[in-house]
RNA sequence: CUCUUAUCAAGAGAGGUGGAGGGAAGUGCCCUAUGAAACCCGGCAACCGUCAUGAAAAUGAAAUGGUGCCAAUUCACACAAAGCAGAUUUGCUUUGGGAGAUGAGAG
Numbered sequence: 001c002u003c004u005u006a007u008c009a010a011g012a013g014a015g016g017u018g019g020a021g022g023g024a025a026g027u028g029c030c031c032u033a034u035g036a037a038a039c040c041c042g043g044c045a046a047c048c049g050u051c052a053u054g055a056a057a058a059u060g061a062a063a064u065g066g067u068g069c070c071a072a073u074u075c076a077c078a079c080a081a082a083g084c085a086g087a088u089u090u091g092c093u094u095u096g097g098g099a100g101a102u103g104a105g106a107g
Stems, first nucleotide, its partner, number of pairs: 001107008013041001015040003021031003026077003042070003047066002050061004074099001079096007
C1' cells in the first nucleotide's frame, strides 16, 4: 500500500510543558490566546489477548499485556433511490452507496 471482516447516536481532566494552529481531503461550518498542534501525566472504552462457563456459538469478569480513543453523530454536506413540502433556484426526512477512522486477519 491492497484485500477481507466488525464497529463508528455512548464514554473520557477547570492538570503540567508548549507556544499557533487545528477539525483527513473539497465546500461549508466550527474550535483556538478564557490559549491550537505536539509531548507528559490523567482518563474512557473494551477490538485483540487474558480469566470463568460452554461441545460450539456465545455469555460474563478484570484491566496488569498489544492497540485505540478523550469539541461538535465519522461536525455537516457531497452520489443514488423513495417520501413530503415548494415549485424559478430548492428545502426536509429515511434508506442505500461512496469516502474516512479504528481493531482483527491475509497478501
A computed fold for a 107-nucleotide RNA from Cytobacillus eiseniae, annotated as SAM riboswitch aptamer (S box leader). Of the family's consensus pairs, 97% are formed in the model.